[in-house]
This is a predicted structure of a 74-nucleotide RNA (transfer RNA) from a Solirubrobacteraceae bacterium.
It matches the Rfam family "tRNA". Rfam classes the family as a transfer RNA.
RNA sequence: GCCCGGGUACUCCAACUGGCAGAGAGAGUCGACUCAAAAUCGAUCAAGUGCGGGUUCGAAUCCCGCCCCGGGCA
Numbered sequence: 001g002c003c004c005g006g007g008u009a010c011u012c013c014a015a016c017u018g019g020c021a022g023a024g025a026g027a028g029u030c031g032a033c034u035c036a037a038a039a040u041c042g043a044u045c046a047a048g049u050g051c052g053g054g055u056u057c058g059a060a061u062c063c064c065g066c067c068c069c070g071g072g073c074a
Stems, first nucleotide, its partner, number of pairs: 001073007010026003013022001019057001028044005050066005
């Protein structure tokens, strides 16, 4: 330098053909249980999707440029 995959909540990870951003898991907070805690159970909190622009009635999703991470080729 070229090719491929990825960047979404505090962390991991979904989101179908462009149409409700949380399906889930962990963590946090509150409660139940307990002598107390762990485990378990219940409730609850939290993002506008790496950055900038474009297309569209509507973009995490499509297009362009850039940044970062992982892999491959040279």

Background
Its mean pLDDT, the model's own confidence on a scale to 100, is 82. The sequence is in RNAcentral, with records from ENA.